A computed fold for a 330-nucleotide RNA from Leptothrix sp. (in: b-proteobacteria), annotated as Bacterial RNase P class A. Its mean pLDDT, the model's own confidence on a scale to 100, is 77. The sequence is in RNAcentral, with records from ENA. The gene name in the source record is rnpB. Of the family's consensus pairs, 92% are formed in the model. The source organism's lineage runs through Bacteria, Pseudomonadota, Burkholderiales, Sphaerotilaceae and Leptothrix.
C1' cells in the first nucleotide's frame, strides 16, 4: 500500500420564530360540554422517538379463567459447562465442516426397544441367493467373483419412534370501576267496578296496560398507563477467560388514542452535480487530482401505542479500535 476478518460508535450542530403534546404551578371554590360518569381553557416553567420505535418470531412481567394440582394428548428444545427473571437468547469450550489466515457455520441425544426408507447399477437393498469352488440329509454352511455409497455388517432420527427437559389456556380489544337511551328480566302499586292518554278540571272521545323501584349488559367515560424499576449514567488495581455479577456516587428520562414529538428562516459541518481556476496526463475527443472561489441540490431506513429481555429484517453516508493475508522498502 492492497484485500479482508471481528468488535463498537454517529445518524447533522447551533440560533431565531411560529405551532403540537405530557407534567407541575397559578388564574380558580372560575367557564363551558355532558343525563350522568367524566372531560375542557389561558399563562409561566419544564419533558417530548429509535438503533431498529419495524416483523410480532421466542421468552418474561402483569391480568383473568377454580388457590392452575394430576393424567392423556399436543407443541417445543437437544454435545458439555455456565449466564439470566426467563428463553429457542447470550458466553466459554469440545467435535464436524468451510476459509491460506484473522475467523465463520452447525435441528451436534439415542439405530442392541420397535417400525419405516434407500435413486442408478446389480440376481438380490433388508427381501435374500446370479456365477464358481468346497460342503451338507437339505441353497445346509463357508469362501471367492461381480454391482453399488452400502450386500446380514451397517446407514438415515430434518420419517415415525424412544429418552431427558420445558410448556395449563387466553391475552392491555387482558382486566377493574363508573355508567345513558332503547329492548328484555324481577318486585311492588294501580287497572275493563276503566288505570292511563286527550293543555289544569268536567263532559265527550280513545283505551289495555300504566307507574315506581331494583338488577345485568351495551354506547360512553376512568383506571390499568408512563411506573423507584430485571431502570438510566459515571466510577472501581472489585470477582469472573467470558456472558454476567458485586460495590460506590449521581439521575428520574415520551405517554397520545382521528393518535403529539413539527414548519419556516439564518450560520456552520458533510455528501453529490455543474461552472471557474491550478497541476499532471493525452490516442487532442478528453481524463485524473486539488480548491480560503461561485451556483444548484441532498442527508438513509424508518415513526413509540401495556412494559421489559432477545432474535430477525431494513438502513444514504461516515468514524474508531484490534487482528489476518499478500506485495514492497528498511
Nucleotide at each position: 500500500g492492497a484485500a479482508g476478518c471481528a468488535a463498537g460508535c454517529c445518524a447533522g450542530a447551533c440560533c431565531g420564530u411560529c405551532g403540537c403534546u405530557g407534567g407541575u404551578g397559578c388564574c380558580g371554590g372560575a367557564u363551558c360540554c355532558g343525563a350522568a360518569a367524566g372531560g375542557u381553557g389561558g399563562c409561566a416553567c419544564u419533558g417530548g422517538a429509535g438503533g431498529a420505535a419495524g416483523g410480532u418470531c421466542c421468552g418474561g412481567a402483569c391480568u383473568g379463567c377454580a388457590c392452575a394440582g394430576g393424567g392423556c394428548g399436543g407443541c417445543g428444545u437437544a454435545g458439555c459447562a455456565g449466564c439470566u427473571a426467563a428463553c429457542g437468547g447470550c458466553u466459554g469450550u469440545c467435535c464436524a465442516c468451510c476459509g491460506u489466515g484473522a475467523g465463520g457455520u452447525g435441528a451436534g441425544g439415542a439405530u442392541c426397544a420397535g417400525a419405516g426408507c434407500a435413486a442408478c447399477a446389480g440376481a438380490g437393498a433388508c427381501g435374500a441367493g446370479c456365477c464358481g469352488a468346497u460342503u451338507u440329509a437339505a441353497g445346509u454352511a463357508u469362501c471367492g467373483g461381480g454391482u453399488g455409497a452400502a450386500a446380514c455388517g451397517g446407514g438415515c432420527a430434518a420419517u415415525c419412534u424412544c429418552u431427558a427437559c420445558g410448556c395449563g389456556c387466553a391475552g392491555c380489544a387482558a382486566c377493574a370501576c363508573c355508567a345513558a337511551a332503547u329492548a328484555g328480566g324481577c318486585a311492588c302499586a294501580c287497572a275493563u267496578u276503566g288505570a292511563c292518554c286527550u293543555g289544569g278540571c268536567c263532559c265527550g272521545g280513545g283505551g289495555a296496560g300504566u307507574g315506581u323501584g331494583c338488577g345485568g349488559g351495551u354506547a360512553g367515560g376512568u383506571g390499568g398507563c408512563a411506573c423507584c424499576g430485571a431502570g438510566c449514567c459515571g466510577g472501581g488495581u472489585g470477582g469472573g477467560c467470558g456472558a454476567c455479577c458485586c460495590c460506590c456516587g449521581g439521575c428520574c428520562c415520551a405517554g397520545a388514542u382521528g393518535a403529539a414529538u413539527g414548519g419556516c428562516g439564518g450560520u456552520c459541518a458533510c455528501g453529490g452535480c455543474c461552472g471557474g481556476c491550478g497541476u499532471c496526463u493525452u490516442u487532442c475527443g478528453g481524463g485524473a487530482c486539488g480548491u480560503u472561489c461561485g451556483g444548484c441540490u441532498g442527508c438513509a431506513c424508518a415513526g413509540a401505542a401495556u412494559c421489559c429481555g432477545g432474535c430477525c429484517u431494513a438502513u444514504c453516508g461516515g468514524c474508531u479500535u484490534g487482528c489476518u493475508u499478500c506485495a514492497c522498502a528498511u